[in-house]
RNA sequence: GCCUUGGUAGCUCAAAUGGUAGAGCAGUGGACUGAAAAUCCACGUGUAGCAGGUUCGAUACCCGCCCAAGGCA
Numbered sequence: 001g002c003c004u005u006g007g008u009a010g011c012u013c014a015a016a017u018g019g020u021a022g023a024g025c026a027g028u029g030g031a032c033u034g035a036a037a038a039u040c041c042a043c044g045u046g047u048a049g050c051a052g053g054u055u056c057g058a059u060a061c062c063c064g065c066c067c068a069a070g071g072c073a
Stems, first nucleotide, its partner, number of pairs: 001072007010025004019056001027043005049065002052062002
């Protein structure tokens, strides 16, 4: 330098073959206990890496850039 994959909630990750985003863990509040742990209940307004384009509508498609992993030279 080129190719491939990925970048989504604090962390690990999913989803709709374009119709506007969820799970587990963590966290907060409450119940329970003499107190704690465990258990149970409730709680998520993340401009989806950045900036453009297409579209009535983009996290998803297209172009450029940034970052990470792997491969080729």
Predicted 3D model of a 73-nucleotide RNA (transfer RNA) from Candidatus Epulonipiscium sp.
Lineage of the source: Bacteria > Clostridia > Lachnospirales > Lachnospiraceae > Candidatus Epulonipiscium.
The RNAcentral record of the sequence draws on ENA.
Model confidence (mean pLDDT): 80 of 100.
It matches the Rfam family "tRNA". By type it is a transfer RNA.